[in-house]
């Protein structure tokens, strides 16, 4: 340079094109305890970026960025 694959809470991840994007960890609060830990209960975080296609986009098509593999 040319081809492919991926891109979702801090981190690991889950969603036939149709539920308020769902969960573990982790993190705040609370219960519990003489304190912690551990166990309960709750809560707050998230589709890389811009445009198209659709009634309806995390999914599907277009560019970019970004990592990682092939070629050369």
């Nucleotide at each position: 340079g040319c081809u492919c694959u991926u891109g979702u809470a801090g981190u690991u991840u889950a969603a036939u094109g149709g539920a308020u994007a769902g969960a573990g960890c982790a993190c705040c609060g609370g219960a519990u305890u003489c304190c912690g830990g551990a166990u309960c209960c709750g809560g707050a975080g998230a589709u890389g970026c811009c445009a198209g296609u659709u009634c309806a986009a995390g999914u599907c098509u277009g560019g970019c960025c970004a990592a990682g593999a092939g070629c050369a």
Overview: Transfer RNA from a Candidatus Roizmanbacteria bacterium, 72 nucleotides, folded computationally. It was read from a public genome assembly. Rfam family: tRNA. Rfam describes the family as follows. Transfer RNA (tRNA) molecules are approximately 80 nucleotides in length. The coordinates come from a structure-prediction model, not an experiment, and the mean pLDDT is 83.